This is a predicted structure of a 104-nucleotide RNA (SAM riboswitch aptamer (S box leader)) from Lentibacillus sediminis. The source organism's lineage runs through Bacteria, Bacillati, Caryophanales, Bacillaceae and Lentibacillus. It was read from a public genome assembly, where an Rfam model found it.
[in-house]
RNA sequence: UUCUUAUUCCGAGAGGUGGAGGGAAUUGGCCCUGUGAAACCUCGGCAGCGGGCGCUUUUGCGUACUGUGCCACAUCCAACAAGCUAAAGCUUGGAAAAUAAGAA
Numbered sequence: 001u002u003c004u005u006a007u008u009c010c011g012a013g014a015g016g017u018g019g020a021g022g023g024a025a026u027u028g029g030c031c032c033u034g035u036g037a038a039a040c041c042u043c044g045g046c047a048g049c050g051g052g053c054g055c056u057u058u059u060g061c062g063u064a065c066u067g068u069g070c071c072a073c074a075u076c077c078a079a080c081a082a083g084c085u086a087a088a089g090c091u092u093g094g095a096a097a098a099u100a101a102g103a104a
Base pairs, nucleotide, nucleotide: 001104002103003102004101005100006099007098008097013043014042015041016040017039021032022031023030026079027078028077029076044071045070046069048068049067050066051065052063053062054061055060075096080093081092082091083090084089
């Protein structure tokens, strides 16, 4: 990097450096941001997946010990299809993306 499987309506901060952008990609919106964006560092936290440990006949449960992940707004919303609807809009399933595990 590619493929497969699972999950994505919940949850979680502060300081320092920094100095204008950011919210995955394209479009349309909407929101955050000099009352400091992105990025980096320190400590902290949340809890998804895997491992360890303990309990358990099994299934599972607990543990933050560990590998990763995450800590504004649902993956911020929609744009593809189907259904409902007078319309606005709503629901469902895809597509794409992100994360974890396995394989090549």